[in-house]
RNA sequence: AAUAUUUUGUCACCGAAUUCCUAUUAUGGAAGCGGGGGAACCAUUUUAGGGGUGAAAUGCGAUUAGCAUGGGGCUAACACUUCGGUCCUAACCCGUCAGCUAACCUCGUAGGUGUGGAAAGUGAGGCACC
Numbered sequence: 001a002a003u004a005u006u007u008u009g010u011c012a013c014c015g016a017a018u019u020c021c022u023a024u025u026a027u028g029g030a031a032g033c034g035g036g037g038g039a040a041c042c043a044u045u046u047u048a049g050g051g052g053u054g055a056a057a058u059g060c061g062a063u064u065a066g067c068a069u070g071g072g073g074c075u076a077a078c079a080c081u082u083c084g085g086u087c088c089u090a091a092c093c094c095g096u097c098a099g100c101u102a103a104c105c106u107c108g109u110a111g112g113u114g115u116g117g118a119a120a121g122u123g124a125g126g127c128a129c130c
Stems, first nucleotide, its partner, number of pairs: 011114004018031004032109006042099001049097001050094004057069004070089006078123005083117001
């Protein structure tokens, strides 16, 4: 110096999943963010059950593998857009039941990771000088 592994921290990514307070250490509280239920009006049709969170659907296919369309994310160093590159398109839940839905009621606040083209354009901000 290079490579690999481990640990800690900073920073960053998917996601609603962060911050603060208290100590009674509890099934705690609050703010923020996110989800569900729930009138009128309107709309709709229930065994071929129906529905919810989520980007995670549709079509072709021997209905396997896969392919295509559609949908979603990353590519950071202040933000947005574009180009190129790259990946995902799951899983779980309710339990015969829920359209929308003001008031109102209620729930969650986990888990998992490490991109590197400092590419282009626009905007914002800062510093220095006058």

Annotation
A computed fold for a 130-nucleotide RNA from Sporotomaculum syntrophicum, annotated as c-di-AMP riboswitch aptamer (ydaO/yuaA leader). Rfam family: c-di-AMP riboswitch aptamer (ydaO/yuaA leader). Rfam describes the family as follows. This family represents a conserved RNA structure found upstream of the ydaO and yuaA genes in Bacillus subtilis and related genes in other bacteria. The ydaO/yuaA element is thought to act as a genetic 'off' switch for the ydaO and yuaA genes in its native state. Lineage of the source: Bacteria > Bacillati > Bacillota > Eubacteriales > Sporotomaculum.